[in-house]
RNA sequence: GCCGUCUUAGCUCAGCUGGUAGAGCAACCGCUUCGUAAGCGGUAGGUCCACGGUUCGAAUCCGUGAGACGGCACCA
Numbered sequence: 001g002c003c004g005u006c007u008u009a010g011c012u013c014a015g016c017u018g019g020u021a022g023a024g025c026a027a028c029c030g031c032u033u034c035g036u037a038a039g040c041g042g043u044a045g046g047u048c049c050a051c052g053g054u055u056c057g058a059a060u061c062c063g064u065g066a067g068a069c070g071g072c073a074c075c076a
Stems, first nucleotide, its partner, number of pairs: 001072007010025004019056001027043005049065005
C1' cells in the first nucleotide's frame, strides 16, 4: 500500500426484511436471612465510532474518514 471482518449500556455481546434499541454481568434500591458473599424482585444506565447521502422513516442501505483485528504485498 491492497483486501476482508469488526466498532451498539461501565464490561461481554445480541439486534432477522429499514418501522418505539435489548440480554447477561457489574452498579443502585428492596425482599429474603441470625448474618451474608448465595437466592429473588425492581430501578437507573445509550450522540448505536464520526461526517455526509438516500428515504415519510436509518444501529440497519450507500459514500468518505477514524480506530481495532486478520490476510496479502513491500521491506535496499
This is a predicted structure of a 76-nucleotide RNA (transfer RNA) from a Pseudomonadota bacterium. Rfam family: tRNA. From the family's description: Transfer RNA (tRNA) molecules are approximately 80 nucleotides in length. Its mean pLDDT, the model's own confidence on a scale to 100, is 81. The sequence was found in a public genome assembly.